[in-house]
Context: one part of a larger RNA
RNA sequence: CUGGGCGUAAAGCGUGCGUAGGCGGCGCGCCAAGUCAGACGUGAAAGCCCCGGGCUCAACCUGGGAACGGCGCUUGAUACUGGCGUGCUCGAGUUUGGUAGAGGGGGGCGGAAUUCCGGGUGUAGCGGUGAAAUGCGUAGAGAUCCGGAGGAACACCAGUGGCGAAGGCGGCCCCCUGGGCCAGAACUGACGCUGAGGCACGAAAGCGUGGGUAGCAAACAGGAUUAGAUACCCUGGUAGUCCACGCCGUAAACGAUGCCGACUAGCCGUUGGCCUUACUCGUAAGGUUAGUGGCGCAGCCAACGCAUUAAGUCGGCCGCCUGGGGAGUACGGCCGCAAGGCUAAAACUC
Numbered sequence: 001c002u003g004g005g006c007g008u009a010a011a012g013c014g015u016g017c018g019u020a021g022g023c024g025g026c027g028c029g030c031c032a033a034g035u036c037a038g039a040c041g042u043g044a045a046a047g048c049c050c051c052g053g054g055c056u057c058a059a060c061c062u063g064g065g066a067a068c069g070g071c072g073c074u075u076g077a078u079a080c081u082g083g084c085g086u087g088c089u090c091g092a093g094u095u096u097g098g099u100a101g102a103g104g105g106g107g108g109c110g111g112a113a114u115u116c117c118g119g120g121u122g123u124a125g126c127g128g129u130g131a132a133a134u135g136c137g138u139a140g141a142g143a144u145c146c147g148g149a150g151g152a153a154c155a156c157c158a159g160u161g162g163c164g165a166a167g168g169c170g171g172c173c174c175c176c177u178g179g180g181c182c183a184g185a186a187c188u189g190a191c192g193c194u195g196a197g198g199c200a201c202g203a204a205a206g207c208g209u210g211g212g213u214a215g216c217a218a219a220c221a222g223g224a225u226u227a228g229a230u231a232c233c234c235u236g237g238u239a240g241u242c243c244a245c246g247c248c249g250u251a252a253a254c255g256a257u258g259c260c261g262a263c264u265a266g267c268c269g270u271u272g273g274c275c276u277u278a279c280u281c282g283u284a285a286g287g288u289u290a291g292u293g294g295c296g297c298a299g300c301c302a303a304c305g306c307a308u309u310a311a312g313u314c315g316g317c318c319g320c321c322u323g324g325g326g327a328g329u330a331c332g333g334c335c336g337c338a339a340g341g342c343u344a345a346a347a348c349u350c
Base pairs, nucleotide, nucleotide: 003322004321005320006319007304008303012318014201015200016199017198021194022193023192025088026087027086028085029084030083031082033081034080035077036076037075038074040072041071042070049065050064051063052062053061054060091191092188093187094186095185096183097182098181099180103177104176105175106174107173108172109171110154115149116148117147118146119145120144121143125136126135162169163168206247207246208245209244210243211242215241216240220236221235222234223233258317259316260315261314262313263312266295267294268293269292270291271290272289273288274287275286276285277284278283279282299306300305323350324349325348332343333342334341335340
């Protein structure tokens, strides 16, 4: 330099923004760097290859040719790529009017329930299990009623539903704020796609400082079970779970499927918007568009399956794989308070 691959066999970075780079819509003009053609120069000789000659053949020697996939210079060509200029509107974007939503941040409020505290009624049990026991209760528990405190989570609505780049987001109201979608006109005029490094976000657990702690609950203690039971079951219970600020940066971070664009039969459902039609005026049908599901043709696939939300047919760019174990380990480096993370071998072995 090159091949084949990445849903489940090894392989899509957890996600986004974006630097360099790679790639880049339609038309005209100019240039001629890439590209193409001709000429010239060079590409030493020997060797390799082809044709011939000389040693009786061959090795060897020797003549000629070809080749030397190249480079330089020059004269031309201008389709494509590129550069410059100019224009265009379909890509991209802006403005306007609508619209749905658990999208994000902050503040306030609400009811149900659990627990605890005070009080009333009331008495002998409650609780728990396969059965029990530990535990709680005559110092009055459990049950029930009233009042109070506090923390956490928001039943029904709820959906095969919605929103978000992903992680994720669910009571109600207010404030601040991001994005999407639809419609129609105007505007900018390729401003685009991807994205090595980089930067940011990133569940849970964990860490630091301070606060909070109702329920739950690693660790821990006790009771059971058992041959044992450092478990499963039960009674308790501390970190933690919650808040603020700062770290960590991982995951079956999954659609195990990178992003963008184009094209390629259909059928049924559902969410948001818009349009048309109809009528018993707030619904129905149809159309269209963006999303989200089920089935299914061609095609693809090792099969399973995928199938306009592709794993089909193509293009652009990035990431990644290259037998199993050793090993996502050692060493080194970088990051971290630590836990550890990222990068990442080899011997040896099958």
Record summary: A computed fold for a 350-nucleotide part of an RNA from an uncultured bacterium, annotated as small-subunit ribosomal RNA, central domain. The RNAcentral record of the full RNA draws on ENA and SILVA. Model confidence (mean pLDDT): 92 of 100.